[in-house]
Context: one part of a larger RNA
Molecule: small-subunit ribosomal RNA, central domain
Organism: rhizosphere metagenome
């Protein structure tokens, strides 16, 4: 010495199901090609290490032992690891009981705002900004009032809260369905972990066919500002923004933090559920899970920080990085209607 590392420096796939792989919890037994002992035989010289000899010495060299990497056979050990066999219940599943939730998907249903028609009242502005102007208005606007459609979003309640593998999920009812948390420990008996490859999901924009179209609003068009202004401001406004199937598959897909076990102070908050102690009862208080937040020992850390939801001590697994630019490009393949996504270089430069 036998790599280091991935929050922020280069580096965790967006996220999940999951096959082959690789890995496995606790007791008996018996076998062992993995591991260990040993003994024989090999391991050419040389080199390597001890002894001893020859150049006066060393360096270099001559004997003579021994070593190193290993390989075969043959004897033996059986703790670990492998295969068998039987078992076990602390993992993992399943039942039972209960409960919480914007989980998902479909139907119906409401009020507010906002447009838009059509009517009353009413009369000169109105609207917009920094300031204005383009706009809108005496063919009656804004305003205020009645009634009608329209669509597309759910105020308060609303939290640091809550659900989901992520993306994401919020008006109310119903219906259909996933998934989780506490209790009980009756069941099954390691069935787990992880995961290349496959699949399945996946915000916004986009893309195709066909609804819809009220807001908003790229492109566009006009007003402004400006030396200019293809912009920030304002007046319009098409695609789109919504629904139905079809693709597309990228995001600062973020906790810049893969996942699964286990260990290892604490303090406070709050969100299910249980027990206990109190109550007529609810709280209150102790105390156990589970999650979600803030502080912090002690360790970590280049520093910021992080800290039982670890970036900490350990194990398995996967996935990724290796100086900057050239570039997430070029060719090549695959996928895709397309836009363009995935995979992924080099020369050459500093």
């Nucleotide at each position: 010495c036998u790599g280091g590392g991935c929050g922020u420096a280069a580096a965790g796939c967006g996220c999940g199901a999951g096959c082959a792989g690789c890995u496995g919890g606790c007791u008996c037994u018996g076998c062992u090609a993995g591991u260990c002992u040993g003994a024989u035989g090999u391991u050419a010289a040389a080199u390597c290490u001890u002894c001893u000899g020859g150049c006066u010495c060393a360096a270099c060299u001559g004997g003579a032992a021994g070593g190193c990497c290993g390989c075969a056979u043959c004897a033996g050990a059986a703790a670990c690891g492998g295969c068998a066999u039987a078992g076990c219940u602390a993992g993992a599943g399943c039942g039972g009981g209960u409960a919480a939730g914007a989980g998902g998907c479909a139907a119906g249903c409401g009020g507010a705002a906002c447009g838009u028609g059509c009517g009353g009242u009413g009369u000169a502005g109105g609207g917009g900004u920094g300031a204005a102007a383009u706009c809108c208005a005496u063919u009656g606007a804004u305003a205020u009032u009645g009634c009608a459609c329209g669509g597309a979003a759910c105020a308060c309640c609303a939290a640091a809260a809550g659900c989901g593998a992520a993306g994401g999920c919020a008006g109310c009812u119903u219906g259909c369905u996933g998934g989780c948390g506490c209790c009980c420990u009756g069941c099954u008996g390691a069935c787990g972990a992880u995961c290349a490859g496959u699949c399945a999901c996946u915000a916004a924009a986009g893309c195709g066919u066909g609804g819809g179209g009220a807001u908003c609003a790229a492109a566009a068009a006009g007003g402004a500002u400006u030396a200019g202004a293809u912009a920030c401001c304002c007046u319009u406004g098409u695609a789109g923004u919504c629904c139905a199937c079809g693709c597309c598959c990228u995001a600062a897909a973020c906790u810049a933090u893969g996942c699964a076990c286990a260990c290892u102070a604490g303090c406070u908050a709050u969100u299910g559920g249980g027990a206990g102690c109190a109550u007529c009862g609810a709280c209150c208080c102790u105390u156990c899970c589970a999650g979600u937040g803030g502080c912090a020992a002690a360790g970590c850390u280049a520093a910021c920080g992080c800290g039982u939801u670890a970036a900490g001590u350990c194990u398995g697994u996967c996935g990724c990085c290796u100086g900057g630019g050239a570039a997430g490009u070029a060719c090549g393949a695959g996928c895709g209607c397309a836009a363009g996504c995935u995979u992924a270089a080099a020369a050459c430069u500093c």